[in-house]
Context: one part of a larger RNA
RNA sequence: GAUUGAACGCUGGCGGGAUGCUUUACACAUGCAAGUCGAACGGCAGCACGGACUUCGGUCUGGUGGCGAGUGGCGAACGGGUGAGUAAUGUAUCGGAACGUGCCUAGUAGGUGGGGGAUAGGUCUACGCGAAAGCGUAGCUAAUACCGCAUACGGCCCUUCGGGGGAAAGCGGGGGGACCUUUCGGGCCUCGCACUAUUAGAGCGGCUGAUAUCGGAUUAGCUAGUUGGUGGGGUAACGGCUCACCAAGCAACAUAUCCGUAGCUGGUCGAGAGGACGACCAGCCACACUGGGACUGAGACACGGCCCAGACUCCUACGGGAGGCAGCAGUGGGGAAUUUUGGGCAAUGGGGGGAAACCCUGAUCCAGCCAUCCCGCGUGUGCGAUGAAGGCCUUCGGGUUGUAAAGCACUUUUGGCAGGAAAGAAACGGCACGGGAUAAUACCCCCGUGCAACUGACGGUACCUGCAGAAUAAGCACCGGCUAACUACGCCAGCAGCCGCGGUAAUACGUAGGGUGCAAGCGUUAAUC
Numbered sequence: 001g002a003u004u005g006a007a008c009g010c011u012g013g014c015g016g017g018a019u020g021c022u023u024u025a026c027a028c029a030u031g032c033a034a035g036u037c038g039a040a041c042g043g044c045a046g047c048a049c050g051g052a053c054u055u056c057g058g059u060c061u062g063g064u065g066g067c068g069a070g071u072g073g074c075g076a077a078c079g080g081g082u083g084a085g086u087a088a089u090g091u092a093u094c095g096g097a098a099c100g101u102g103c104c105u106a107g108u109a110g111g112u113g114g115g116g117g118a119u120a121g122g123u124c125u126a127c128g129c130g131a132a133a134g135c136g137u138a139g140c141u142a143a144u145a146c147c148g149c150a151u152a153c154g155g156c157c158c159u160u161c162g163g164g165g166g167a168a169a170g171c172g173g174g175g176g177g178a179c180c181u182u183u184c185g186g187g188c189c190u191c192g193c194a195c196u197a198u199u200a201g202a203g204c205g206g207c208u209g210a211u212a213u214c215g216g217a218u219u220a221g222c223u224a225g226u227u228g229g230u231g232g233g234g235u236a237a238c239g240g241c242u243c244a245c246c247a248a249g250c251a252a253c254a255u256a257u258c259c260g261u262a263g264c265u266g267g268u269c270g271a272g273a274g275g276a277c278g279a280c281c282a283g284c285c286a287c288a289c290u291g292g293g294a295c296u297g298a299g300a301c302a303c304g305g306c307c308c309a310g311a312c313u314c315c316u317a318c319g320g321g322a323g324g325c326a327g328c329a330g331u332g333g334g335g336a337a338u339u340u341u342g343g344g345c346a347a348u349g350g351g352g353g354g355a356a357a358c359c360c361u362g363a364u365c366c367a368g369c370c371a372u373c374c375c376g377c378g379u380g381u382g383c384g385a386u387g388a389a390g391g392c393c394u395u396c397g398g399g400u401u402g403u404a405a406a407g408c409a410c411u412u413u414u415g416g417c418a419g420g421a422a423a424g425a426a427a428c429g430g431c432a433c434g435g436g437a438u439a440a441u442a443c444c445c446c447c448g449u450g451c452a453a454c455u456g457a458c459g460g461u462a463c464c465u466g467c468a469g470a471a472u473a474a475g476c477a478c479c480g481g482c483u484a485a486c487u488a489c490g491c492c493a494g495c496a497g498c499c500g501c502g503g504u505a506a507u508a509c510g511u512a513g514g515g516u517g518c519a520a521g522c523g524u525u526a527a528u529c
Base pairs, nucleotide, nucleotide: 001529002528003527004526006525007524008523009522010521013377014376015375016374017373018372020369021334026332027331028330030329031328032327035074036073037072040071041070043067044066047065048064049062050061051060052059053058081287082286083285090213091212092211093210094209095208096207099205100204101203104201105200106199107198108197109196111195113149115147116146124139125138126137127136128135129134156165157164158163170193171192172191173190174189175188179186180185214260215259216258223249226248227247228246229245230244231243232242233241263284264283265282266281267277268276269275289310290309291308292307293306312323313322314321315320340367342366343365344364348363350361351360352359353358380410381409382408383407390401391400392399393398416467417466418465419464420463424458430451431450432449433448434447435446436445475518476517477516478515479514480499481498482497486513487512488511489510490509494501495500
């Protein structure tokens, strides 16, 4: 000199952008942060609506709109947080072969035939245990839940190559010519969404090799599943991954082992470096009160799932139960130190579910707080000498503060008041037209085009216009040398980054006047180069 996620002291006008527990991975009150689908299902607790009755209080009923609880599907493995552990099971770069894959894309099978037995929930019937959390028994019920059977040429799996094995589920919209029906409707046709088997792809993930990756030798030897083989087992997959047997080997001073420290990288800081750092943003990894374990699933050994043990907190009728903010806010504590228990799903072809409308989303977008940082603007402009008064110094002549003030003329950024007022919004969905699909010229479905309407948290915000009025706005550090800037007084209290200053003439301490430098900041401290 430059820099910072900074803190402290004094001071403080505005706007834009960004950042904001670096310490106790300490403990957490409260609210929210993961749901959705009635177009899978039986149903109807509550609401609206319809019907019947009514003593006008309500009761019964329908299951239409919808829908609590429940069965079922998908999601919950993403998104969000933190950096404790980890020196290599990590990361970065370049490779490799022995793998998996829900949703998505494109095919193939002219695939989806025919049955069965249960069970939750709720009403009801009969009950039971418990303080609670909750739980149990018998009767009754459905499905895209569950289980057989059929079929499977080719493709899939196994194979002694003869053969053997294995699947499925329906739901919704529309239609009218032939069929059934008293009606509702059904069979039938068609479209869409689903389902089964399988192939290929994309994306994602698992595994693996090489190279690089902090300090210590006052750590020199380490290792028995250890190193390799054979054979079982296991895995999606290779492999001592695991086990039995056999051999005794493997790696290391080119730093093994041990100890300490540490998430890694893109990057950030720096003129650069064999330099330092790893906040924000992005990629990867690890963790979720502490330790261990598996279940479900395409995917987890799972932050807001389960089980066991432990510590801690809470409830209890003492028998037993409940919990996990390193999600967003917020509280206590620690600390030099770090924000609101805010608004909205309007945007992000964001995420999840759904056919869709839509619902959920502390992701996200915004607002709030803090000079914490960066950038910009302002605190007036011009004229104005009797060089006013006052202050300070003085050789008592004067000098200086100083055009500074006053005064005169003007301007209105900013702030105040008033008026107008955005962009961020286009999709989805609706309607119309054209094309496709179809037995069909169908009101359904798909694709394209057009049309009208709706949707804004921020916010009456940005921005624009008008009004009055210099009005609302300057401090901090320093002045011995380094280093820009000097005099007076006080007189031993102090200053200091280094040299050093103060003992009666202190430009070095304190105050005052003056000056210098930066400026809504200025200094100090800490840290890095």

Model confidence (mean pLDDT): 81 of 100.
The part of an RNA shown here (small-subunit ribosomal RNA, 5' domain) has 529 nucleotides and comes from uncultured Bordetella sp.
The full RNA is in RNAcentral, with records from ENA.